A computed fold for an 82-nucleotide RNA from Candidatus Curtissbacteria bacterium RIFCSPLOWO2_01_FULL_37_9, annotated as transfer RNA. Rfam family: tRNA. By type it is a transfer RNA. The prediction has a mean pLDDT of 80. Lineage of the source: Bacteria > Bacteria candidate phyla > Candidatus Curtissiibacteriota. RNAcentral holds the sequence, with entries from ENA.
RNA sequence: GGGCCGGUGGCGGAAUUGGUAUACGCGUACGCUUGAGGUGCGUAUCCCGCAAGGGUUGGAGGUUCGAGUCCUCUUCGGCCCA
Numbered sequence: 001g002g003g004c005c006g007g008u009g010g011c012g013g014a015a016u017u018g019g020u021a022u023a024c025g026c027g028u029a030c031g032c033u034u035g036a037g038g039u040g041c042g043u044a045u046c047c048c049g050c051a052a053g054g055g056u057u058g059g060a061g062g063u064u065c066g067a068g069u070c071c072u073c074u075u076c077g078g079c080c081c082a
Base pairs, nucleotide, nucleotide: 001081002080003079004078005077006076007075010026011025012024019065027045028044029043030042031041032040046055047054048053058074059073060072061071062070
């Protein structure tokens, strides 16, 4: 230099044919249970906002009524070729 795959809440990881972004698990907080702890159970848990609402899928554009998903550029990581 060329090719392929990947980047989504604090972490892992889904999202089907473009149609509710963050399902599910872990972790965390509070509570119940216990003599205490662990286990178990309940509720909450992306960000801003009093709320209404808005933002958010590495970054920037584009297509579309609608983009995590399609297109272009770019960046980072992995693998292969030279």